Two RNAs folded together computationally: RNase P RNA and transfer RNA, 485 nucleotides in total. Rfam match: Bacterial RNase P class A. Rfam classes the family as a ribozyme.
RNA sequence: AGAGUCGGCUGGACAGUCGCUUCGCACCACACCCUGGCGUCAUGAUGCGAGCUUGUUCGUGGUGCCAGGGUGUGGUGGGGGGAGGAAAGUCCGGGCUCCACAGGGCAGAGUGCCAGGUAACGCCUGGGGGGUGAGAGCCCACGGAAAGUGCAACAGAAAGCAAACCGCCGAUGGCGUAUGGGUUUUCGGACACAUGCGACAGGCAAGGGUGAAAUGGUGCGGUAAGAGCGCACCGCACGGCUGGUAACAGACGUGGCGAUGGUAAACCCCACUCGGAGCAAGACCAAAUAGGAACCUUUUUGUGCGGCCCGCACAGGGUUCGGGUAGGUCGCUAGAGGCGUGCGGUGACGCGCGUCCCAGAUGAAUGACUGUCCACGACAGAACCCGGCUUACAGGCCGGCUCUGCAC
RNA sequence: CGGAGUGUAGCUCAGUUUGGUAGAGCACUGUCUUCGGGAGGCAGGGGUCGGAGGUUCAAAUCCUCUCACUCCGACCA
Numbered sequence: 001a002g003a004g005u006c007g008g009c010u011g012g013a014c015a016g017u018c019g020c021u022u023c024g025c026a027c028c029a030c031a032c033c034c035u036g037g038c039g040u041c042a043u044g045a046u047g048c049g050a051g052c053u054u055g056u057u058c059g060u061g062g063u064g065c066c067a068g069g070g071u072g073u074g075g076u077g078g079g080g081g082g083a084g085g086a087a088a089g090u091c092c093g094g095g096c097u098c099c100a101c102a103g104g105g106c107a108g109a110g111u112g113c114c115a116g117g118u119a120a121c122g123c124c125u126g127g128g129g130g131g132u133g134a135g136a137g138c139c140c141a142c143g144g145a146a147a148g149u150g151c152a153a154c155a156g157a158a159a160g161c162a163a164a165c166c167g168c169c170g171a172u173g174g175c176g177u178a179u180g181g182g183u184u185u186u187c188g189g190a191c192a193c194a195u196g197c198g199a200c201a202g203g204c205a206a207g208g209g210u211g212a213a214a215u216g217g218u219g220c221g222g223u224a225a226g227a228g229c230g231c232a233c234c235g236c237a238c239g240g241c242u243g244g245u246a247a248c249a250g251a252c253g254u255g256g257c258g259a260u261g262g263u264a265a266a267c268c269c270c271a272c273u274c275g276g277a278g279c280a281a282g283a284c285c286a287a288a289u290a291g292g293a294a295c296c297u298u299u300u301u302g303u304g305c306g307g308c309c310c311g312c313a314c315a316g317g318g319u320u321c322g323g324g325u326a327g328g329u330c331g332c333u334a335g336a337g338g339c340g341u342g343c344g345g346u347g348a349c350g351c352g353c354g355u356c357c358c359a360g361a362u363g364a365a366u367g368a369c370u371g372u373c374c375a376c377g378a379c380a381g382a383a384c385c386c387g388g389c390u391u392a393c394a395g396g397c398c399g400g401c402u403c404u405g406c407a408c
Numbered sequence: 409c410g411g412a413g414u415g416u417a418g419c420u421c422a423g424u425u426u427g428g429u430a431g432a433g434c435a436c437u438g439u440c441u442u443c444g445g446g447a448g449g450c451a452g453g454g455g456u457c458g459g460a461g462g463u464u465c466a467a468a469u470c471c472u473c474u475c476a477c478u479c480c481g482a483c484c485a
Stems, first nucleotide, its partner, number of pairs: 001404010012373007020082004025077017047060006084379001088390002091388005096278004108274005113127005128142001129140004143269002148267002150263002165208002167204003172201002175198006182191003216234006235257001236255004241250003282330004292321006301315005323484003337356008374377001409481007418434004428465001436452005458474005
């Protein structure tokens, strides 16, 4: 310098003007409430009551004015806050709320190497194993096929428990045939032996062929041809040993391997986890309506009939139809919270200290215009909250590491 | 905002449970019949099973992600 890989940050900037939403502050207006002061309460007589010194004292109420305070509404002024890394998909987990619930089991759903982190998780961290890349790295739903059941279309001899299409052999066994010499002869032959050939009985699982997949691999020996038939190495299984918390790894010994093939994102088995619904949860106030009909539930709701059980009737509860309302308040945002820092830990993370308050709407705000600048701006908009995962995303910045080339 | 479902030929739907050659009706094309048309008979064409990835020898079907569409859910009594 080029190529690559991993991690983190950012997501137009600045100024002015005008708006929107929310929370405090100040002032003004109105309404209501409380306190205090002054006045007043008609009549023959003090609004009412009590005391006695009999015209005064005390308590208390209504009402008018003034002052102060509080609450609410509206207005004005000024101040603070005002979308995201994914607010998204709603795929997991938790908080919160209501319903259900003795405990346990069945069913159902989910997760699946080991250890740790966490409120919890299917997430994260570290480790193991496998795959991939030249490497940094990246990827893995990664328990069990030796409990059982099922599946494997087509092709192929054969698809899981037995078997052989082409092929190789045919040593051994019998048959046929050719040649050779031998024995015998009634001279036609006959008999046995040797060698070769052919078809067979039979042997083989090397090679070919089929298929996604064909029953350990390579080499040497061996054989009629072959074959774990024998041996060496590798793989596999079993056994104990060593290291490690464990997953697992290592070396050793034994076994000759048709034991024990594949598929569990097929049923299933094993281990572990899980009650259901969701802020339109739920609580309160207000308004309005036919307080109507049908069905279900009552034995773990009540009353009546009844000695008791069963049963029946009514009430109660639930669902649906029909009817009404279309308003408000709370839940609602201070939290497994952010930032900084110290300590522990390989790390995820934990503990301590300091500091900060950072949207809360309900037709639902977070915008519009102007000017300047640049690299000319992507995906996209909170709706109860939080931890993750996944998906979408123009561009820019920073750092670690790898490979290649060149120079010193 | 929360919850549930659907996507297969031009249209309406089977097939997904239990993975093994993608089907039916209507529509379309050719042909026969008819003077011509319709109806009818015979023959035929047409599908990347919404999209992407994975599991598997093999995926419309099983798993994950994603896109589009549809439906349900207020309170009172």